[in-house]
RNA sequence: GAUGGCCGGGUGACCGCGGGUGCCGCAAGGUGCGCGAGGAAAGUCCGGACUCCAUGAGGCGACGGUGCCGGGUAACGCCCGGCCGGGGCAACCCGAGGGAAAGCGCCACAGAGAAGAGACCGCCGCUGUUUCGGCAGCGGCAAGGGUGAAACGGUGGGGUAAGAGCCCACCGCGGGACUGGCAACAGGACCGGCAUGGCAAGCCCCACCGGGAGCAACGCCGAAUAGGGGCCCCGCGCGGGCCGACCCGCAAGGGCGGCAUCGCAGGGAGGCUUCAGCCCGGGGGCCCGGGUUGGCGGCUGGAGCCUGUCAGCAAUGGCAGGCCUAGAGGAAUGGUCAUCGAGGGGGGCGGCGACGCCCCCUGAACAAAAUCCGGCUUACAGGCCAUC
Numbered sequence: 001g002a003u004g005g006c007c008g009g010g011u012g013a014c015c016g017c018g019g020g021u022g023c024c025g026c027a028a029g030g031u032g033c034g035c036g037a038g039g040a041a042a043g044u045c046c047g048g049a050c051u052c053c054a055u056g057a058g059g060c061g062a063c064g065g066u067g068c069c070g071g072g073u074a075a076c077g078c079c080c081g082g083c084c085g086g087g088g089c090a091a092c093c094c095g096a097g098g099g100a101a102a103g104c105g106c107c108a109c110a111g112a113g114a115a116g117a118g119a120c121c122g123c124c125g126c127u128g129u130u131u132c133g134g135c136a137g138c139g140g141c142a143a144g145g146g147u148g149a150a151a152c153g154g155u156g157g158g159g160u161a162a163g164a165g166c167c168c169a170c171c172g173c174g175g176g177a178c179u180g181g182c183a184a185c186a187g188g189a190c191c192g193g194c195a196u197g198g199c200a201a202g203c204c205c206c207a208c209c210g211g212g213a214g215c216a217a218c219g220c221c222g223a224a225u226a227g228g229g230g231c232c233c234c235g236c237g238c239g240g241g242c243c244g245a246c247c248c249g250c251a252a253g254g255g256c257g258g259c260a261u262c263g264c265a266g267g268g269a270g271g272c273u274u275c276a277g278c279c280c281g282g283g284g285g286c287c288c289g290g291g292u293u294g295g296c297g298g299c300u301g302g303a304g305c306c307u308g309u310c311a312g313c314a315a316u317g318g319c320a321g322g323c324c325u326a327g328a329g330g331a332a333u334g335g336u337c338a339u340c341g342a343g344g345g346g347g348g349c350g351g352c353g354a355c356g357c358c359c360c361c362u363g364a365a366c367a368a369a370a371u372c373c374g375g376c377u378u379a380c381a382g383g384c385c386a387u388c
Base pairs, nucleotide, nucleotide: 001388002387003386004385005384006383007382009340010339011338012337013336014335015334017036018035020033021032022031023030024029038366042377043376045375046374047373048372049371050214051213052212053211063210064209065208066207067206068082069081070080071079072078083097084095085094086093087092098205099204103203104202105199106198107197120145121144122141123140124139125138126137127136128135129134153171154170155169156168157167158166172194173192174191175190178187179186180185218297219296220295221294228288229287230286231285232284233283234282238281239280240279241278242277244256246255247254248253257273258272259271261269262268304323305322306321307320308319309318310317311316343362344361345360346359347358348357349356350355
């Protein structure tokens, strides 16, 4: 330097919070015990389980997504192993990695010319002219220079007036018998004188995949000085509020809370929380249906975790044994103190130095479940391990 994995503050005391459970209590409640966030709980970007809605089957089209090959998986756009291309001295890393020979489109600036192209400088021949340096016209060419991200194969030789795949060798490119590999692909006898620039994260073409909404899904129960419907009875009786938006009890009363008082500075003790009055409503009974606040279920035992072993290069899978590990819901998982403390900073002493010893200060990153699971991505102080 590269890759992979792990941890990510510890202990104690006190005061709390949310579930579970034992005991006491008719109950409300009291009390004991035990449990209580993460590697990403995050972003909500993919894939599923589950629930409801829609839907004859199949085909075609539209829209969206995916895109080398093989394997893994419940599934995936994920993972593993390969192939190809690119980067690195290397370990290793990166790649939206199908098709540009179906068609369309685009290729800025610069440049003569940007796709069946082109001649600015330049090279060559002929003619004319000349002050003998050249200049002009016509024609041939594309080697060299120049522009550019990219200039219509590259290097060398032959050839030529100069040149040119015009010819030849090698490389590249296209086709390709055959060989190896499950495949992607690799090698390649031989053939072709070169035709085929780039972009598909432009349209498009090809292959494959895809119903919609999401736990605020969905199911159940259901308050009233909210209210709908039906039937019956009564006629000023009664029902209710102010008076804890509390709970238990037929009631008396009790619990929780509130208010003030006493006591104490350690946890306590008893009292009141009511009557009257005022206000609202025609009243009472039975039945049916919807549904808000709310309550219960869904809800956490599962593609689960740990250990061992077997198969496999691996991802992963099989088998055996063991374990139970939040379940709240406007949302608990916290706070204070003490102590230890990785690490950081400062000072002093010793030492040539690397460094060692002592003292003081500081004192832990990113962030927190919300139906559950598999991934990806992003954030993360500091530390540890293994391999190369």
The RNA shown here (Bacterial RNase P class A) has 388 nucleotides and comes from uncultured Solirhodobacter sp. It matches the Rfam family "Bacterial RNase P class A". Rfam describes the family as follows. Ribonuclease P (RNase P) is a ubiquitous endoribonuclease, found in archaea, bacteria and eukarya as well as chloroplasts and mitochondria. Rfam classes the family as a ribozyme. Taxonomically the source falls in Solirhodobacter (Bacteria, Alphaproteobacteria, Rhodobacterales, Paracoccaceae).